[in-house]
Context: one part of a larger RNA
């Protein structure tokens, strides 16, 4: 290598985007590079095979023939694939008329609760817990009324509702501004699939410089509870969390399921656009795309389950896998302030 695999057994990159690159639609005509087909050379000897001969026989050994594939030359074949030339419109992009959306960036705004300040009214509690107890409170708390400041989240609608590549996106309003979706078929005319390097996006948590700081709350303190309690439960509480620049680049970044094409029964909900039946009109009914559920038939599958959103049948490309431990460590590079990410072995043991 050939060959098996990758939901859950060892395996889909976190996600896009694109560069070599590999694949690549319909019909026509040429070309003969790939294919396929004939010839001709050459591919030493020995050794393969067929025959024969010589050691008494074999083994061995000597003679004659000869095959296979493999290069390189030359006739020729045109279905398929690649070249080139001129077309097509089912892919693919654009127009053009609609439509849904917490899709992203910014600015302005808003109401409810928490917590502080003031200030009235009130008086011995209050808080919290299995149950205390730190704790707050007669310097008047807790409870309640009115005012007034501040960050942070946005109840109801909200919904296996929606959008978005993912990560994620939810108060209202406006400015910018990306993509889908549906209908039309007016334009290009395969412009397309993937995509090795590479490039950009990437939740929390942690970094660095700057502001902020309501509530939480690692760390830390204290009270309990225990043999002990560096804990879980209480009362405090500091990074962080939040808002701007820069970093970091990992997650059970999951549907543990890679993109893209075609085809393969059904039933039933919902979301957005069309169509036609009905109607004054909206519902209701039949249907077409395009998204999201749920149940199933074939078929798969070790089961478990999947099941037109395929884990079925095929084709293209890419990325990953090859016993456990040792080890996601060493070492080395490369990146980053730093944590430490990346890329990643062995000895040795079962």
């Nucleotide at each position: 290598u050939u060959g098996g695999g990758c939901g859950u057994a060892a395996a889909g990159a976190g996600u896009u985007c694109g560069u070599a690159g590999g694949u690549g639609g319909u019909a026509u005509g040429u070309u003969a590079a790939g294919u396929c087909u004939g010839g001709u050379g050459u591919u030493a000897a020995a050794g393969g095979c067929g025959g024969a001969a010589g050691c008494u026989c074999a083994a061995c050994u000597u003679c004659c023939g000869u095959a296979g594939g493999g290069c390189a030359c030359u006739g020729g074949a045109u279905a398929c694939u690649g070249g080139c030339a001129a077309a097509c419109u089912a892919g693919a992009a654009u127009g053009c008329g609609g439509u849904a959306g917490a899709g992203g960036u910014a600015a302005a705004g808003g109401g409810a609760a928490u917590u502080c300040c003031u200030g009235g009214u009130g008086u011995a509690g209050c808080g919290g817990u299995g149950a205390a107890a730190u704790g707050c409170g007669u310097a008047g708390a807790u409870a309640u009324c009115a005012g007034g400041a501040g960050g942070a989240a946005c109840a109801u609608c909200g919904g296996u509702g929606g959008c978005g590549u993912a990560a994620g996106c939810g108060c209202u309003u406006u400015a910018c501004u990306g993509g889908g979706c549906c209908g039309u078929a007016a334009u290009u005319g395969a412009c397309a699939c993937u995509g090795a390097g590479g490039a950009a996006c990437g939740a929390a948590a942690g970094c660095c410089g700057g502001g902020g700081u309501a509530g939480c709350a690692a760390a830390u303190g204290g009270g309990a509870u225990u043999a002990g309690a560096u804990a879980c439960c209480c009362c405090a509480g500091u990074a962080g969390u939040c808002c701007c620049g820069g970093c970091c680049g990992u997650a059970a970044a999951c549907g543990a399921u890679g993109g893209a094409u075609a085809c393969u029964a059904g039933g039933u909900g919902u979301u957005g656009c069309g169509g036609g039946u009905a109607u004054c009109g909206a519902c209701c009914c039949c249907u077409g795309c395009a998204g999201u559920g749920c149940c199933g038939u074939a078929g798969c599958c070790a089961a478990c389950g999947c099941g037109a959103u395929a884990a079925g049948u095929a084709u293209c490309c890419c990325g990953c896998c090859u016993g456990g431990g040792g080890a996601g460590u060493a070492c080395g590079c490369a990146c980053g302030c730093a944590a430490g990410u990346g890329u990643g072995a062995a000895a040795c043991u079962c």